[in-house]
RNA sequence: GAGUUUGAUCCUGGCUCAGAACGAACGCUGGCGGCGCGUCUUAAGCAUGCAAGUCGGACGGCAAGGCGGGAGCUUGCUCCUGCCCUAGAGUGGCGGACUGGUGAGUAACACGUGGGUGACAUGCCCUGCGGUUGGGGAUAGCCGGUAGAAAUACCGGGUAAUACCGAAUACGAGCGCGGUUGUUGGUGGACCGCGAGGAAAGGGGCCAAGGCCCCGCCGGAGGAUUGGCCCGCGGCCCAUUAGCUUGUUGGUGUGGUAAAGGCGCACCAAGGCGAUGAUGGGUAUCCGGCCUGAGAGGGUGAUCGGACACAUUGGGACUGAGAUACGGCCCAGACUCCUACGGGAGGCAGCAGCUAAGAAUAUUCCGCAAUGGACGGAAGUCUGACGGAGCGACGCCGCGUGGACGAGGAAGGCCGGAAGGUUGUAAAGUUCUUUUGGGACUGAAGAAUAAGCUGGGCAGGGAAUGGUCCGGUGGUGACGGUAGGUCCUGAAUAAGCAACGGCUAAUUACGUGCCAGCAGCCGCGGUAAUACGUAGGGAGCGAGCGUUAUCCGGAAUUACUGGGUGUAAAGGGAGUGUAGGCGGGAUUGUAAGUCAGAUGUGAAAACUAUGGGCUCAACUCAUAGACUGCAUUUGAAACUGCGAUUCUUGAGUGAAGUAGAGGUAAGCGGAAUUCCUAGUGCAGCGGUGAGAUGCGUAGAUAUUAGGAGGAACAUCAGUGGCGAAGGCGGCUUACUGGGCUUUAACUGACGCUGAGGCUCGAAAGCGUGGGGAGCAAACAGGAUUAGAUACCCUGGUAGUCCACGCUGUAAACGAUGAUUACUAGGUGUGGGGGGACUGACCCCUUCCGUGCCGGAGCAAACGCAAUAAGUAAUCCACCUGGGGAGUACGGCCGCAAGGUUGAAACUCAAAGGAAUUGACGGGGGCCCGCACAAGCAGUGGAGCAUGUGGUUUAAUUCGAUGCAACGCGAAGAACCUUACCAACUCUUGACAUCCUCAUCGGGGGGCACAGAGAUGAGCCCUUUCAGUUAGGCUGGAUGAGUGACAGAUGCUGCAUGGCUGUCGUCAGCUCGUGUCGUGAGAUGUUGGGUUAAGUCCCGCAACGAGCGCAACCCCUGCUACCAGUUGCCAUCAAUUCGGUUGGGCACUCUGGUAGGACUGCCGGUGACAAGCCGGAGGAAGGUGGGGAUGACGUCAAGUCAUCAUGGCUCUUACGAGUUGGGCUACACACGUGCUACAAUGGCGUCUACAGAGGGAAGCGAGAUCGCGAGGUCGAGCGAAUCUUAAAAAGGCGUCUCAGUUCAGAUUGUACUCUGCAACUCGAGUACAUGAAGUUGGAAUCGCUAGUAAUCGCGGAUCAGCAUGCCGCGGUGAAUACGUUCCUGGGCCUUGCACUCACCGCCCGUCA
Repeated sequence: GAGUUUGAUCCUGGCUCAGAACGAACGCUGGCGGCGCGUCUUAAGCAUGCAAGUCGGACGGCAAGGCGGGAGCUUGCUCCUGCCCUAGAGUGGCGGACUGGUGAGUAACACGUGGGUGACAUGCCCUGCGGUUGGGGAUAGCCGGUAGAAAUACCGGGUAAUACCGAAUACGAGCGCGGUUGUUGGUGGACCGCGAGGAAAGGGGCCAAGGCCCCGCCGGAGGAUUGGCCCGCGGCCCAUUAGCUUGUUGGUGUGGUAAAGGCGCACCAAGGCGAUGAUGGGUAUCCGGCCUGAGAGGGUGAUCGGACACAUUGGGACUGAGAUACGGCCCAGACUCCUACGGGAGGCAGCAGCUAAGAAUAUUCCGCAAUGGACGGAAGUCUGACGGAGCGACGCCGCGUGGACGAGGAAGGCCGGAAGGUUGUAAAGUUCUUUUGGGACUGAAGAAUAAGCUGGGCAGGGAAUGGUCCGGUGGUGACGGUAGGUCCUGAAUAAGCAACGGCUAAUUACGUGCCAGCAGCCGCGGUAAUACGUAGGGAGCGAGCGUUAUCCGGAAUUACUGGGUGUAAAGGGAGUGUAGGCGGGAUUGUAAGUCAGAUGUGAAAACUAUGGGCUCAACUCAUAGACUGCAUUUGAAACUGCGAUUCUUGAGUGAAGUAGAGGUAAGCGGAAUUCCUAGUGCAGCGGUGAGAUGCGUAGAUAUUAGGAGGAACAUCAGUGGCGAAGGCGGCUUACUGGGCUUUAACUGACGCUGAGGCUCGAAAGCGUGGGGAGCAAACAGGAUUAGAUACCCUGGUAGUCCACGCUGUAAACGAUGAUUACUAGGUGUGGGGGGACUGACCCCUUCCGUGCCGGAGCAAACGCAAUAAGUAAUCCACCUGGGGAGUACGGCCGCAAGGUUGAAACUCAAAGGAAUUGACGGGGGCCCGCACAAGCAGUGGAGCAUGUGGUUUAAUUCGAUGCAACGCGAAGAACCUUACCAACUCUUGACAUCCUCAUCGGGGGGCACAGAGAUGAGCCCUUUCAGUUAGGCUGGAUGAGUGACAGAUGCUGCAUGGCUGUCGUCAGCUCGUGUCGUGAGAUGUUGGGUUAAGUCCCGCAACGAGCGCAACCCCUGCUACCAGUUGCCAUCAAUUCGGUUGGGCACUCUGGUAGGACUGCCGGUGACAAGCCGGAGGAAGGUGGGGAUGACGUCAAGUCAUCAUGGCUCUUACGAGUUGGGCUACACACGUGCUACAAUGGCGUCUACAGAGGGAAGCGAGAUCGCGAGGUCGAGCGAAUCUUAAAAAGGCGUCUCAGUUCAGAUUGUACUCUGCAACUCGAGUACAUGAAGUUGGAAUCGCUAGUAAUCGCGGAUCAGCAUGCCGCGGUGAAUACGUUCCUGGGCCUUGCACUCACCGCCCGUCA
């Protein structure tokens, strides 16, 4: 820096990621070189080899060997002897205390750093000084012997030394005594005197034999080095470890040590440590450094270096300069091995190596050539230290796997809209190079001041040996024939890994289908997965790449730098006060803190900078810096501290006033409830939403009087008062605490805070004893309820009250610790003071308290705002994701209940705060709608029609399913339709385009065979199909074949387009700019009025605009003008009396064009507005009536079966054809309708008045036949002309309340019509039959006017078939007080843990 809590936002807050690192491990892969690193696990156990020896120039001696001499003789053997060389063993010296390994223990002067040692040691080394005399006695080895399996032990004999022991000498040192000096002081410092006592070892070389030289030895001094001890400071966790300690703390004395010291001991005293964390427990070697980080920090302590500790476990000492000793000794334990069972041996945390363990860590290599070490005079010996090689991509660094040219942009792959794109100059091809690889040849540096030989110089008296210096010569290489070099060869020998949804660079296809799987977090996968698997492609790193573990970072997420605590986690319930922290003004001193200079130290390596060496780099060398620290010293004196003096403003005291439910105790009072007694009185009372339990005729309730008892104190009473908080309320008295004001007499910083401690601390609860009226947990009963262990009611015990004691907690809250200072105002209220005023008031001012509003500032926002959550200071308390959990364990407290302190495992990717938009509420306000109400007529009951569910069926094709499916798609299923079922048929197909071959056919009409038909097989007639330029050509057709393809009412309406429903003709939905807000968003659109309306007006940080509303469009209602046939007929004429004819267009009407209505006018009202109410005029009045018109959006609403369409599926079938059947089934349920139940009616009869439509395969007048449906003939009319066509309800008569003269289902018979065909399965007619039904339960629908209701008429579809649908007119009502309620909707507001939005969310139990 990013991701992740939300619909979105800001904040808080956790989780996660990107970086760097690593002694790593695992997966896949692997060409080379350089430099490093490599048992982190069981301080588990170890076979085998090596890792510490050396010196013969300390000593006795000597095997083998070499060179001599001698003897014996068997003449090549044995023995003796001298020299050289010395093996093995021994005495002796030095070294085995170094090097190397490991990190078990250790929380400690172990380590780091700086000091002290006047309290000490120091082999080998260096420099001075002095000495090295003379004796003695042993002992190993060896020889002989004994015991034993061995290891080993013992006895006897003899022997040497630089082994051991006396003696002599001894400057000085050391010791004792005395003195001087020095030191802040003391001392074992320095100096002087006296006294006693204490050393030694030889070996070698040369010689002029006198000595000289080298290495040693002894005493002592100094140096250097290395150590011992002591001290200051520094670095882990736990207080759920709070007290620890008897050699403990100190003293005196003594012992011990190299040395101080309770280090040990004796005696004496009773101390010592601890909240600045003793003691205990856990963990852990420490550091230079290393990793990370901007730094401060955090983590770590492999390799390299310093220190410490350890060496199988525990203990002990010896030797020594040095050890309490890794490869020494003794004892004990465990383990392993040998054994003759008696007894012995061993210690890889040295280098290799083995076993086990483990995710995991190498060769039983070469060499002392170099560096270093031990011994030696030296040569040299030893050295698993070390130098090298081997193994391991374990890490860092470097190199390579080729370079250039090369487009018909090859092939193949992948994608694709089929044109192409991409892989991709990539390949091929041409040419070049040879690092690396292979071969051949050559070939370093690391090696020198070696010894020795030789030349020369120097010092001393200096010949030789010797010492020292400068030359020459001179040998030695493990690595290794290595690094490097040259030549030859040939692009030849060499690329992978993880990822591609976001974070995070990089996307397509296929497969899969909540499966398989992925995942660091968020999260992907349920048929179109950029997230799984594979492939193509692109992106990243590259001999590596990923994963896992760990650490730091990001994380300001423990905050010193650098956080917080009103509501997110977080202020202790309150006070008092101890330790501690912090602290007013002035003067002066000091120098602890502070600041500055100097000096020492801060090892080396590492780090940084600059140079150098390996071809570069890693690596390495040099120089410088740095190492921020500590110590010593010199100075400064502002600030803090400390000492002294002083001041009054902080604080306190005094004096004068003052308000108050402050506290404790005692006493008193009235009202009310209950109970008791008595009177009056009658049937109820009480209680509730309604009731019941309960009380009451044994007299309640009510009422009157009297009495008893307990508890609480109405009014006053107030965001009024008092108190630290809890809390405190009738009145009086006594005792008592605190506050405030005024004053300025006194003290003179006496102050603030406060871990622990102590005290107080509501209610409930506990103990003991009282008291008990009312109320009232528990409990009982009655109700409510699905239940009701509740809410409501009737009762009722603890308790509530008092005294004493305990408990110690609360949303103990202002969810806001205490104190001090500062920082705009306004307005109340309580207490006090001052001023002004004649004055109660009022006004001005001031101090203390208590509220509200508000500015700056703060704050995530809400909000806080002199009573701060502002600006600063001091001190205390507390917080660090949610859950687990304020739980468990432990401690403390409590009589108990319980309180206090207070975790972890595990689990989640959030939990949370504030605010925003919506939705929702059995929240509120305002408003509207046939929403209710007021009415009218229905549905629900009957029969039938029709649709649906269900059932049935071979099939009853499919879809539609709350409103918003159900007389819906379907404006019309006998065949067809038809998609369903059965059977029979076809397979390039019933339909489209194209290809090949063959034949010219072919088209139309008729006859007739098989078959259910499709279909199959025939016959006859006709010379004719389309385009044509009239030439013939081109189409075309049929058959066969072939594959591309056709075809699908198959699936997915949750992949879609289009269309539609619905909220809803509801009044809403938005935008631009501006403004406000960190932001989501808000404003506008809210408010006051008004409207059918976001309609209009006014106001307003808004101003405007868009889609909706309205208007513009159509029909209808009035008028005028124009036009006048098929319409009309007032006037004129004719007439067959019919607008029939002439004539006319006045009227009706038709259909064009205009007008008209706009709150325009008047009155009232309203705000002088918008508008509303009433009126006039008018055919019509406030949108006149009706229609068309449906905003942003919602319902994954409906439709893949109208159509179109992605994907999937079928392809002799899920395609196509035919016949028959089915969609019409029927115990049942529902929706929508028709007809009725009758008299507002039925029947008969009589004759009026419409509108809008239709009509040629048609409407059909009229005539005629039939009871009728209808039949026959047929005028007229493609229609303002003809026709359909009769309108019906209506009038009059009759019937008289019945299952009827109602109703017409069902059924029978006979017919009519349509049609190839009415069996399944059409409609109609006549006669006969005459079912249910007498107004319909719960429930429910429509309608506000030309509406409901009622009456008929027409049309589409259609051969035929409406009670459905779409239209038309006739007659023509009732009611609306009103908006409480039901339902739906709109606006504002409020709450919210909802936002998939209450059909939400969520808790518990069970599975």

The RNA shown here (small-subunit ribosomal RNA) has 1407 nucleotides and comes from an uncultured bacterium. Rfam family: Bacterial small subunit ribosomal RNA. Its family is annotated with ribosome and structural constituent of ribosome in the Gene Ontology. Its mean pLDDT, the model's own confidence on a scale to 100, is 83. The sequence is in RNAcentral, with records from ENA.